RNAcentral holds the sequence, with entries from ENA and SILVA. A computed fold for a 1567-nucleotide RNA from Candidatus Haliotispira prima, annotated as small-subunit ribosomal RNA. It matches the Rfam family "Bacterial small subunit ribosomal RNA". Its family is annotated with structural constituent of ribosome and ribosome in the Gene Ontology.
RNA sequence: AUAAUGGAGAGUUUGAUCCUGGCUCAGAACGAACGCUGGCGGCGCGUUUUAAGCAUGCAAGUCGCACGGUAGACGGGUUUCGGCCUGUUGAGAGUGGCGAACGGGUGAGUAACACGUAGGUGAUGUACCCUAAAGUUGGGGAUAGCUCAUGGAAACAUGGGGUAAUACCGAAUAAUCCGGCAGUUUUUGUACUGUCGGGAAAGGGGCUUUCGGGCCUCGCUUUUGGAUCAGCCUGCGGCUUAUUAGCUUGUUGGUGAGGUAAAGGCUCACCAAGGCGACGAUAAGUAGCCGGCCUGAGAGGGUGACCGGCCACAUUGGGACUGAGAUACGGCCCAGACUCCUACGGGAGGCAGCAGCUAAGAAUCUUCCGCAAUGGGCGCAAGCCUGACGGAGCGACGCCGCGUGCACGAUGAAGGCAGAGAUGUUGUAAAGUGCUUUUAUGGGUGAGGAAUAACAGAGGCAGGAAAUGGUCUUUGGAUGACGUGAACCCAUGAAUAAGCUCCGGCUAAUUACGUGCCAGCAGCCGCGGUAAUACGUAAGGAGCGAGCGUUGUUCGGAAUUAUUGGGCGUAAAGUGCGUGCAGGCUGUUUAUUAAGUCUGAUGUGAAAUCAUACAGCUUAACUGUAUUGGUGCGUUGGAAACUGAUGAACUAGAAUUCGAGAGAGGAAAUUGGAAUUCCUGGUGUAGGGGUGAAAUCUGUUGAUAUCAGGAAGAACACCUGAGGCGAAAGCGAAUUUCUGGCUCUGAAUUGACGCUGUAGCGCGAAAGCGUAGGGAGCAAACAGGAUUAGAUACCCUGGUAGUCUACGCCGUAAAUGUUGUACACUUGGUGUUGGUCCCUCCGAAUCUGCAAAGGUUUUGUGGAUUAGGGGGGAUCAGUGCCGGAGCUAACGUGUUAAGUGUACCGCCUGGGGAGUAUGCCGGCAACGGUGAAACUCAAAGGAAUUGACGGGGGCCCGCACAAGCGGUGGAGCAUGUGGUUUAAUUCGAUGAUACGCGAGGAACCUUACCAGGGCUUGACAUGUACGGGGACGGUAUAGAGAUAUGCCGGCUGCUUCGGCAGCCCGUAUACAGGUGCUGCAUGGUUGUCGUCAGCUCGUGCCGUGAGGUGUUGGGUUAAGUCCCGCAACGAGCGCAACCCUUGUUGUCUGUUACCAUCAUUAAGUUGGGGACUCAGGCGAGACUGCCGGUGAUAAACCGGAGGAAGGUGGGGAUGACGUCAAAUCAGCAUGGCCCUUAUGCCCUGGGCUACACACGUGCUACAAUGGCCGGUACAAUGCGCAGCAAGACGGUGACGUGGAGCGAAUCGCAAAAAGCCGGUCCCAGUCCGGAUUGGAGUCUGCAACUCGACUCCAUGAAGUUGGAAUCGCUAGUAAUCGCGUAUCAGCAUGACGCGGUGAAUACGUUCCCGGGCCUUGUACACACCGCCCGUCACACCACCCGAGUUGGGAGUGCCCGAAGUCAGUAGUUUAACCGCAAGGGGAACGCUGCCGAAGGUAAGUCCGGCGAGGGGGGUGAAGUCGUAACAAGGUAGCCGUACCGGAAGGUGCGGCUGGAUCACCUCCUUU
Repeated sequence: AUAAUGGAGAGUUUGAUCCUGGCUCAGAACGAACGCUGGCGGCGCGUUUUAAGCAUGCAAGUCGCACGGUAGACGGGUUUCGGCCUGUUGAGAGUGGCGAACGGGUGAGUAACACGUAGGUGAUGUACCCUAAAGUUGGGGAUAGCUCAUGGAAACAUGGGGUAAUACCGAAUAAUCCGGCAGUUUUUGUACUGUCGGGAAAGGGGCUUUCGGGCCUCGCUUUUGGAUCAGCCUGCGGCUUAUUAGCUUGUUGGUGAGGUAAAGGCUCACCAAGGCGACGAUAAGUAGCCGGCCUGAGAGGGUGACCGGCCACAUUGGGACUGAGAUACGGCCCAGACUCCUACGGGAGGCAGCAGCUAAGAAUCUUCCGCAAUGGGCGCAAGCCUGACGGAGCGACGCCGCGUGCACGAUGAAGGCAGAGAUGUUGUAAAGUGCUUUUAUGGGUGAGGAAUAACAGAGGCAGGAAAUGGUCUUUGGAUGACGUGAACCCAUGAAUAAGCUCCGGCUAAUUACGUGCCAGCAGCCGCGGUAAUACGUAAGGAGCGAGCGUUGUUCGGAAUUAUUGGGCGUAAAGUGCGUGCAGGCUGUUUAUUAAGUCUGAUGUGAAAUCAUACAGCUUAACUGUAUUGGUGCGUUGGAAACUGAUGAACUAGAAUUCGAGAGAGGAAAUUGGAAUUCCUGGUGUAGGGGUGAAAUCUGUUGAUAUCAGGAAGAACACCUGAGGCGAAAGCGAAUUUCUGGCUCUGAAUUGACGCUGUAGCGCGAAAGCGUAGGGAGCAAACAGGAUUAGAUACCCUGGUAGUCUACGCCGUAAAUGUUGUACACUUGGUGUUGGUCCCUCCGAAUCUGCAAAGGUUUUGUGGAUUAGGGGGGAUCAGUGCCGGAGCUAACGUGUUAAGUGUACCGCCUGGGGAGUAUGCCGGCAACGGUGAAACUCAAAGGAAUUGACGGGGGCCCGCACAAGCGGUGGAGCAUGUGGUUUAAUUCGAUGAUACGCGAGGAACCUUACCAGGGCUUGACAUGUACGGGGACGGUAUAGAGAUAUGCCGGCUGCUUCGGCAGCCCGUAUACAGGUGCUGCAUGGUUGUCGUCAGCUCGUGCCGUGAGGUGUUGGGUUAAGUCCCGCAACGAGCGCAACCCUUGUUGUCUGUUACCAUCAUUAAGUUGGGGACUCAGGCGAGACUGCCGGUGAUAAACCGGAGGAAGGUGGGGAUGACGUCAAAUCAGCAUGGCCCUUAUGCCCUGGGCUACACACGUGCUACAAUGGCCGGUACAAUGCGCAGCAAGACGGUGACGUGGAGCGAAUCGCAAAAAGCCGGUCCCAGUCCGGAUUGGAGUCUGCAACUCGACUCCAUGAAGUUGGAAUCGCUAGUAAUCGCGUAUCAGCAUGACGCGGUGAAUACGUUCCCGGGCCUUGUACACACCGCCCGUCACACCACCCGAGUUGGGAGUGCCCGAAGUCAGUAGUUUAACCGCAAGGGGAACGCUGCCGAAGGUAAGUCCGGCGAGGGGGGUGAAGUCGUAACAAGGUAGCCGUACCGGAAGGUGCGGCUGGAUCACCUCCUUU
């Protein structure tokens, strides 16, 4: 600079991810409807439904300049007053002409030359109009109207008489007109020439006249050309269904004839047998077509209202007449249905014209005004007619425009809402002040739409003798429905004017209250079960605005039917495989052509619309003008690359011949050995067989075992190999015969002969079917035995079809590489099979040179050829594995593609319903092929990720098992729990992780529970107001007590002397109070996995991503402890260590502790000592530090030395991220809810202590390793003033009396016990055991009845070591023995501590339980206590079948046959022409025939409605039975098929991996 103006996504499958895929939303539009609301104007639009039926009015008439003429009116004359004659004017009706075929409506029919587009007509017509030529002469006979009669209810009809014409009919004349013939010509009926025949007419008006006429005008006739309109024919184009595949007899063609304006089977006669169809005929369904309109970036998709073009129809069906034109919306005839009139005999009608009515429906208007404008008909014209049209009315139905005010106004008013509440918000919003007047109301002024016609005037032009007239220009010239119009001016006054939807996400906009899975919402996802931004209301906010939402429909988004622009290994999708007609596509070179293709010109593609620009209404919508495009079709000129066609050639594709080769390729016949079973015989004796274990079964009538002989059928070990062959299915002993295909080498030949392939045809595992055989083994069904809750199964014993053969069906499989066929191209590595070639090695044999020996052979050596074999390399063909780029959602694939391309075919379009129903085709059947819909869901699905889980795998740990010791489970008692009971037995905890737990101590209290008696600002807190009073202490009475009523004593501090403060009482009010509910609203605390070794992060890297890596691997550890390796490098929380205690020791200090030495005593009693013990401060010590070995020179492990202690020395405290909605609202705190003369508070008594029973935790025992009696020894932790209490005395004893000492290293509790010494008992229900019970006591305490502990005497139960099962413990541990403390007035067998005595065992990790790491499968993710299948039962919904019944559609055969055309006919009648006449010609009516609508009838066919009953399907709350599938799902699953079974399902046969695990084999990678 030029060109182009044009494309957005989101939600929803999952724990999360990527993909596939559907559903849904945001946009635009509408002839719309509904809900709420509603001020004005302009411009548009307005029965989409039943082409249903219609009252009433109007929608097509006009012409007297075609005709006769009436009623009536006004005149004149006459009259016998009845009339008559005449002039002017003249409705209505009639004859005649033109129009009525236009305009207006509707879309039923129609899938068709109906429409669109482009052509043809040499096959045609055309009134009015234009152009040109010629003519308009002269006659005739009727008829309506009218009149007179007649019939009829009416509609209407009939007869007599008479009349006119631009009505009708002859005659004359004429052509370049029509027809025949001939000739020339031409593209079929074209053009031209000749000849013969045929073949028109009408007048009216005006002017003028010399009355002869002339002229003008409107007509009329013939002809030419045009224009317009119409008819017919043709190419191409545009719906659905193949579950419609064959259709057709005037059908297709010919000849001839008829018919038409015209070609033609349009019709007829004859002849021929054709014609259409997979490029979809025929049939069925649906539908007026187009310009356009809506949407879309476009390509497309949808649609056909308004406006415009064409077609079709006019109550339904049929028919012709008239006419230029109709088979005629407001004409005729007939038939049917319906409605109306009727005197019952007959008649009338057709709103899909404009209004309007009824019904239908979600739904669509006034019975308006006017011909003023535009247009149409008629007319010379004036004019008449015009529901066309122009306008108005109604309707927010749509589009467009305007308004409902503007400015200032903070005390941020009041009110509302929210809030802890300061306050926030509504909100400058309002009020208030000022301003404006669009709109509104009242009044007034007032364009334009009107151009001209007639007529009058003027001028020009042509012609004419002139006049009238024609034509052009010009001046004047009536007429407005709308309309009380638009516009403008004046006045009044913010005055008259705002709603609707939404606010969880998508999607802009949030809070409170109410409700409590209720009521409700919802377009999708989804909200609601007491804290709802999702329901309802309010406040606030968002959006649009005279509208806003909802519903319906269309397109878009949707690349979700993909031409533009998709796919098919696993998500939906490759036919089981081949062959092959048609079709599609097709190698190299060359010539011609020009069908396709490209390009130029030209015609058309109507107008309107759309687009761009400008213009007119104040703007816009709307309208006008100009321009562009309109992608298509026709005609014509050109180009020749590509495709096509034709011709000529080529050899690279393909095929053939010759030479070799491999092979379970196919078919048939013959043969073989091993094994199995059976039969016969021998040997031989008691079992055999089978299983997890058994049993059924078999065997003394001799099995099993073993030997010999025989019979039968089926299958072919080793070789055998991810080896081979075949299109696939599939093919395996050997030999022979027949036969198909393939590979390689190098020559030759043909010369594109090729690829694919709908239909068709053929092959096609297993099972199954038919007929005939065969039948050893195996084995559906079946039977029995087991297993089991059951077991129609898995296991076992039997066993029939079948398995085998022949012939014939079936035609399906996970028929799979889940990968169509063919061709080409695109890095590599490594095996293997079959060829060919090269190199090398071995090499029997043959030939040959040389040498030697020797005498015709041998030996040595060299060379050449060849069969065969080994190794290496190259190449062609097949078949595997690994892997790069690329591709892929990923997994994966990867020269054998799922890469990059080409050609052709098949298939897919959410899940379920369903491969079902129905129809058709095939099959003997079983069944196969083709193959829906209603309804229902918002998913179904693929790959991969992280977890969790597995009756998957590997590794490791733990008192987990094992090895041991002692218990529990049995007894009695204690204690807790469940259950039961009760007025109450308060509440909580309740698998592990509740149950001697909360409770570390229920007689009252505690106490929360029950009964009864009481209180109501309260037992307790704070504040306010008022009144009264010291506070307080003592005492009496009543009462169960709470409580009530009295009596007595008693006066604090300050003071301005009024009072105030503190305290108490009373009244009132705010409030107190609640062990009431929710631990699933919470804080805090706690249990458990688990003192298990794990849980994470930053940065980097890998992956589209979720995620991974790190944290995995090799070792090692108690340990993610440490080391090494490694795309990781680091870090955090955990582990360990730091802390306490215990074990050794040093030092310091010595009282209440200690006492070696000195003194002393009854006594560490005292003096003294500072050594020891001990106490408590500070230290030391242990770190795999040292040595040896193992290990990878590591980490570490093993052993050893030293040491009080050795590998974490022992013990404790310490508990990662998290899990269990784990526990606790009754420890405490706390949100919300609830109670308020009670769910609060006080009191007395009772209960928590009950007792057929069950469980947990303990104590004491069953005895001699013991009991009892006597003697005697040695601890530690602790505790003590409302306390511990010594010595002493009393009591058998519990204890009492009394009280020294001690607030404690000083005194006391305090005796330790087991032990040791001695005695006794002698195996027994005992001198064991001590429950229970009787009696008598002690202590505490207001009080021991319910309901305490202890003592003494007496009593003397069960129990003799404990079933199934189960618990604890690895060393100062278990076991055993006693002691102390907290709680506490009193009350432990419990709890927490203390010390004394003091063991056994651990091979080891197979198994049980729990845990950690790695890996694998998964349909689980609330995570296996998961998910999930089918029958049955109940409810609802849609569907299929169904005896039948009922309605409709399109046809076929036959019968009947209206109107009517055509044809025939001389029965009746008859003006024009001919004829003197008779008559003729012609015509009408009648009759007959063909065709023919409606109707009837018969047999079928298609589509519906209803339908007893039957069937499966879908959906439903927590129903019943089982457990089929997902993990190896507990018998791996699935596919086809067959049989069986309540059901999922089981079993047989063949197939698949889309099967886990282990082993082996093969292959690959690295070294």
Its mean pLDDT, the model's own confidence on a scale to 100, is 83.